The RNA shown here (small-subunit ribosomal RNA) has 1506 nucleotides and comes from an uncultured bacterium. It matches the Rfam family "Bacterial small subunit ribosomal RNA". The coordinates come from a structure-prediction model, not an experiment, and the mean pLDDT is 85. The RNAcentral record of the sequence draws on ENA and SILVA.
RNA sequence: AGAGUUUGAUCCUGGCUCAGAACGAACGCUAGCGGCACGCCUAACACAUGCAAGUCGAGCGAGAUCCAAAGAGCUUGCUCUUUGGUGAGAGCGGCGCACGGGUGAGUAACACGUGGAUAACGUACCCUUGGGAUUGGGAUAACCCGCCGAAAGGCGAGCUAAUACCGAAUACGCUUUUUUUUGUACUUCAUUAAAAAGGAAAGCGGGGUAACUCGUACCCAAGGAGCGGUCCGCGACCCAUCAGCUUGUUGGUAGGGUAAAGGCCUACCAAGGCUACGACGGGUAGCUGAUCUUAGAGGAUGAACAGCCACACUGGGACUGAGACACGGCCCAGACUCCUACGGGAGGCAGCAGUGGGGAAUAUUGGUCAAUGGGCGAAAGCCUGAACCAGCGAUGCCGCGUGAGUGAUGAAGGCCCUUGGGUUGUAAAGCUCUGUCGGGAGGAACGAAAAAUUUAGUGUAACGGCUAAACCUGACGGUACCUCCAAAGGAAGCACCGGCUAACUCUGUGCCAGCAGCCGCGGUAAUACAGAGGGUGCAAGCGUUGUUCGGAAUUACUGGGCGUAAAGAGCGCGUAGGCGGCCUAAUUAGUCGGCUGUGAAAGCCCUCGGCUUAACCGAGGAACUGCAGCCGAAACUGUUAAGCUAGAGUGUCUGAGGGGGUGGCGGAAUUCCCGGUGUAGAGGUGAAAUUCUUAGAUAUCGGGAGGAACACCAUUGGCGAAGGCGGCCACCUGGAAGACUACUGACGCUGAGGCGCGAAAGCGUGGGGAGCAAACAGGAUUAGAUACCCUGGUAGUCCACGCCGUAAACGAUGAGUGCUAGGCGCUGGGAGUAUAAAACCUCUCAGUACCAAAGUUAACACAUUAAGCACUCCGCCUGGGGAGUACGGUCGCAAGAUUAAAACUCAAAGGAAUUGACGGGGGCCCGCACAAGCGGUGGAGCAUGUGGUUUAAUUCGAUGCUACGCGCAGAACCUUACCUGGGCUUGAAUCGCAGCAGAUCGAUGCAGAGAUGCAUUUUUCCUUCGGGACUGCUGUAGAGGUGCUGCAUGGCUGUCGUCAGCUCGUGUUGUGAAAUGUUGGGUUAAGUCCCGCAACGAGCGCAACCCCUACUGAUAGUUGCCAACGGCUAGGCCGGGAACUCUAUCGGGACUGCCGGUGUUAAACCGGAGGAAGGUGGGGAUGACGUCAAGUCCUCAUGGCCCUUAUGUCCAGGGCUACACACGUGCUACAAUGGUCGGUACAAAGGGUUGCCAAACCGCGAGGUGGAGCUAAUCCCAAAAAACCGGCCUCAGUUCGGAUUGCAGUCUGCAACUCGACUGCAUGAAGUUGGAAUCGCUAGUAAUCGCGGAUCAGCAUGCCGCGGUGAAUACGUUCCCGGGCCUUGUACACACUGCCCGUCACACCAUGGAAGUUGGUUGCUCCAGAAGCACUUGUGCUAACCUUUUUAAGGAGGCAGGGUACCAAGGAGUGAUUGGUAACUAGGGUGAAGUCGUAACAAGGUAACC
Repeated sequence: AGAGUUUGAUCCUGGCUCAGAACGAACGCUAGCGGCACGCCUAACACAUGCAAGUCGAGCGAGAUCCAAAGAGCUUGCUCUUUGGUGAGAGCGGCGCACGGGUGAGUAACACGUGGAUAACGUACCCUUGGGAUUGGGAUAACCCGCCGAAAGGCGAGCUAAUACCGAAUACGCUUUUUUUUGUACUUCAUUAAAAAGGAAAGCGGGGUAACUCGUACCCAAGGAGCGGUCCGCGACCCAUCAGCUUGUUGGUAGGGUAAAGGCCUACCAAGGCUACGACGGGUAGCUGAUCUUAGAGGAUGAACAGCCACACUGGGACUGAGACACGGCCCAGACUCCUACGGGAGGCAGCAGUGGGGAAUAUUGGUCAAUGGGCGAAAGCCUGAACCAGCGAUGCCGCGUGAGUGAUGAAGGCCCUUGGGUUGUAAAGCUCUGUCGGGAGGAACGAAAAAUUUAGUGUAACGGCUAAACCUGACGGUACCUCCAAAGGAAGCACCGGCUAACUCUGUGCCAGCAGCCGCGGUAAUACAGAGGGUGCAAGCGUUGUUCGGAAUUACUGGGCGUAAAGAGCGCGUAGGCGGCCUAAUUAGUCGGCUGUGAAAGCCCUCGGCUUAACCGAGGAACUGCAGCCGAAACUGUUAAGCUAGAGUGUCUGAGGGGGUGGCGGAAUUCCCGGUGUAGAGGUGAAAUUCUUAGAUAUCGGGAGGAACACCAUUGGCGAAGGCGGCCACCUGGAAGACUACUGACGCUGAGGCGCGAAAGCGUGGGGAGCAAACAGGAUUAGAUACCCUGGUAGUCCACGCCGUAAACGAUGAGUGCUAGGCGCUGGGAGUAUAAAACCUCUCAGUACCAAAGUUAACACAUUAAGCACUCCGCCUGGGGAGUACGGUCGCAAGAUUAAAACUCAAAGGAAUUGACGGGGGCCCGCACAAGCGGUGGAGCAUGUGGUUUAAUUCGAUGCUACGCGCAGAACCUUACCUGGGCUUGAAUCGCAGCAGAUCGAUGCAGAGAUGCAUUUUUCCUUCGGGACUGCUGUAGAGGUGCUGCAUGGCUGUCGUCAGCUCGUGUUGUGAAAUGUUGGGUUAAGUCCCGCAACGAGCGCAACCCCUACUGAUAGUUGCCAACGGCUAGGCCGGGAACUCUAUCGGGACUGCCGGUGUUAAACCGGAGGAAGGUGGGGAUGACGUCAAGUCCUCAUGGCCCUUAUGUCCAGGGCUACACACGUGCUACAAUGGUCGGUACAAAGGGUUGCCAAACCGCGAGGUGGAGCUAAUCCCAAAAAACCGGCCUCAGUUCGGAUUGCAGUCUGCAACUCGACUGCAUGAAGUUGGAAUCGCUAGUAAUCGCGGAUCAGCAUGCCGCGGUGAAUACGUUCCCGGGCCUUGUACACACUGCCCGUCACACCAUGGAAGUUGGUUGCUCCAGAAGCACUUGUGCUAACCUUUUUAAGGAGGCAGGGUACCAAGGAGUGAUUGGUAACUAGGGUGAAGUCGUAACAAGGUAACC
């Protein structure tokens, strides 16, 4: 510090996710040791048991018990009494119990933090100072007696003490009141003086005979320290879908109350107080130092440690006290638990342990007061679950170990393997060492020094005091630590290995099981699942989950944006607020500098030090960016004052304008009405129909009515803030611009709320209504058509008044100001120049368009009218969907508008641009693509292939074009892969090794369907004599498979397509994908060629080179040929010829070469000449980059998988030939351009020795007999057929057609039953030219006619070739199909067989509404009123003080009791708010290949959208 993920690819926007650190954690697997920390985050849920606050006898009385002594009684070991000592438990009294410890429920508050104030206060214990401590009195608990009660506890009578209580005296200070002086912050302060009144006390201990003295305790004051109370400034959560709140409320006066100011409380008076800088309300929350993270700024947190606060079962209340409204105190109410004799009582672990419960989850009912600290005490000491320790827990941090060295035949084993090897791996073993931890044994701490006591010294009159010494004290713990002993011995796991992200192979599995943080893996070759081997990372831990920060500049202060990605309010006016021109002076609030105080300690950071190190701990420093005070500076901002004119405004003059409002006027057109003319149609459409019309329409002429809108001008133009504004005239009225430069003097800009304007549609009331036209009706279209089209037609559109307040209200661009190259238009004004006046030209202001530089931008684009460079202010955005929706509020008559979420869900949604593909987009061009023609198919019969069906099997493959007379150039057996049955198992064929045996082969016979088996018979070859060849058997390597996967592959092939395309290098352009070149203008069959051009070149394709054919030359002349010559059997037969045909080799010829025209002077095109052939002459071979996961594992090859007495192999028979049917491809026909009979002609190209087979003879014929010739220009197949000539047939199911069937035969073959071909006789079916639809062909072509060949024993209507006869038509490119180039749109990229929307149906999920129902919180009204304090009463009771006629009474005071006020719980009523739940209901989301349609994306087939 970044990375993954939207796309075919790119750039951007934008979310999601990951890598890091941390934790009071939990879970899974694993686990050796130690140190230091930490350990109920949940139920402030309920708690058994024990402990957590006592102490003082030196304050007091009494005194159980025990001991000793003496005495008495006698039962002789007991009781009683006295004295002395001891002193339990309890009591009175003092101090403490308000600390320490726990928890975080409540609290949004002066609770906390920080800084101040207290002149508005308090303070027990402690310290210092001053003064004092005199004198009296009456009670009471304990105790004893009696009584009540189950208990808890209580009542009555009697006795007694005090440092308990009370009276009086005294008063340096003190308090109150009234005067008074001085100071200050001008008072309730401090201070000076005076007067009056008022308030104290306690003893105990030591020494001493005592006086007295010391200590301690006590009282009154003053001061200090520490602690506390109160007040104030500032700071720190969320919600505005909480906008108004408040009656003790705000203030005053008087009083009360408090330690203390104060509405803190009361009475009266006034009507205030708070709030957009967020009152009030709701939700959440203890606050801080700090902790985690971060580069920082920030963000999150508030365990442990420390400070503060609050609470103590829930609520209320006071008492005591220096301090509490009190965790282990009291009273009352409530809930809960326990005891009970049912009458009544007891209790409060959020102290330490512990229990139950809750929960993913958090420890021992431990030890000690040794240390530190606290309470009491004079002290010893006692108490102390504070504390110190130990126990449990890998919960975290830190440290150590699990060994070290050497060791290569690179052992064995595992795993992989291309079978060679590689890897585990120096790893192990082996050898040599060491001894941490753990184990055993021994030693052994620091933490401890005080107090007390004793002694000595000093000091004192003496004690106390001070100094020194001695003595004593350790829970942890026989622990840390040290030494010794033995022994490598007891001590390694966890996660991961597709990318991010370090680390790869095998096996299993087969969209299953599973994984997954994101992207995504898994459907038979998974580095992604599971296991294994290996590897990587960390390590006594490792992973997972959760949470926080980071990365995230993804809330942007540092540090983001808003034309199209989310985002500028529809527009203006303007309040608060924010910001604000030039100059001068003052001030110092902001700002800046210095100093002071504070910012607790701990923590972080630095340095040093202590534990062996580290963690940890100690010391010092720095820092704590803050707050407050003081001093200083005066540039900037602010404020104040005085000015200025450049901003802004006013004035004068001028012209422009659909700016607004009101009233009037006008013509054209539509419609309607009246009248005339006139006759059968008119309307309307793609075509029609509905509709109108003989009752006279449409058309046309004249007249009239009425409403709405204003053609041309007209525009890139004008005006307005926007919406918007268009005939003409008048009136009223707003704004902008220019020129002049007189005036004011910053008066400005923006603008949250607020107010106003605001298209269309819509709403209300009343008018109006010609045309148009939602709804509606009808007609069409259609599968449907609630649409598009047509005919009608109502609201509405118009006017007046009032609402609504929204639009793709758009420049998708807020307003204002300044600055930053230009060019060229238009509108309005001005100046210069010129002119008679203009125009032209130059300059300028305002507005409005286009092009373009710098710059900006993701790109597109913007570019002085900025989206550039800056400033000011406002509005708005933060992934998509849910949703601009729900609920709530506001507005509205309603429709609805505005404000505006969440649950849930996805990993994208999106912008711009690129390359393709596609379009019922455009342009150009081509092709038997259409058109023009000829002939077919589709109908019939048959042949053949396919589907389907059937079957034991009907083997398998091919399936739009590009499968279907295809693989198959030929299934009776074989083929053959299929089925049935019978056999074989190293096998039918190939090959290596080892062992054994033997010939093998052949022949014959028998059995069998055969394979095969059995029997009989015959018999070796070579040799270096070991053996080998050959055959059989056994074993082992291994064979074999037409078994699967063509979606693992090679090769081959089809198709687009013989279409003209497909690419590369370098350069250039672009952030990039990419572009350019290859586009453009011409031209071509062609990316063929030419020209132009940021391109220049090149490659694969095109063309040419190759073959056949058309003309010709040369050469050659048999088997071919025969013109001339000769001969003959008349046949090129013979002699001969080499001319011709032909054969087969080499050449020539054609190149737009020539002429004319067109064209750009080009390329080229058109025409012509010549020529056998003319513009690639005709045909063939030749198939670019690629597409279709096209076809083929059954041609062959091949990875993987599968079978191995079978999925291999041999054999017989059957099947591939089935047959209701459907389709493709063909043959033959339907006839007279024909059929039939007879006769006569003319080919080419092939084949032939396992062959072709002549002549001749036989047969009606297929064929047979026969055997000549031929290894072929020699012989044979071989007859060519259509054609031509002649005869018959005469339009019919025929002398057409030949299917089907019967009989008889021929040939091939081991064998024609299933299942061959052919022949003869007989039979004589359908069919009379073929619906929708569809195919081929552009010239020697179609059509028609025959011939040959491959395969092959036989079998051809198929296939591949050959020649004969031999047409018609093409205007043309609108349309159908296919293709090429350019361009355009795109939401497609599996690429239109694409993408995609909505309803409905089903399942699940969350949410809204909802009659109700059930909780929480809370307001108001009323009832009620415990305990308690206050007030009042106090007839009952009453020690201290007072009076007195005095032993009783009275007074003062007090108590019980009663009453009043306040008030908790509780009750009643009525609201508000917030949850849960609910029949039913609404929309939303997500789901497998459901249903219906086709809305959107292309002109998406009616452009889309608001």